[in-house]
RNA sequence: GCCUUCGUAGCUCAGGGGAUAGAGCAACCGCCUCCUAAGCGGUAGGUCGACGGUUCGAAUCCGUCCGAGGGCA
Numbered sequence: 001g002c003c004u005u006c007g008u009a010g011c012u013c014a015g016g017g018g019a020u021a022g023a024g025c026a027a028c029c030g031c032c033u034c035c036u037a038a039g040c041g042g043u044a045g046g047u048c049g050a051c052g053g054u055u056c057g058a059a060u061c062c063g064u065c066c067g068a069g070g071g072c073a
Stems, first nucleotide, its partner, number of pairs: 001072007010025004018056001027043005049065005
């Protein structure tokens, strides 16, 4: 340099044009318990990597850039 996969919550990941963007773990609060752990219930946490474009509508499609992994040279 070229090709390819990916970037969504603190972490691991779903979601692939229309619902107020979700789950598990972690955090916080409560219940339970003599206490802790476990278990149960709840709460908060996201400009969906950036900027443009397409569209009535974009996390989702297209382009450029940034970052990470892999392959070729």
Transfer RNA from an Actinomycetota bacterium, 73 nucleotides, folded computationally. RNAcentral records the identical sequence in 3 taxa. Its Rfam family is "tRNA". About the family: Transfer RNA (tRNA) molecules are approximately 80 nucleotides in length. Rfam classes the family as a transfer RNA. RNAcentral holds the sequence, with entries from ENA and Rfam.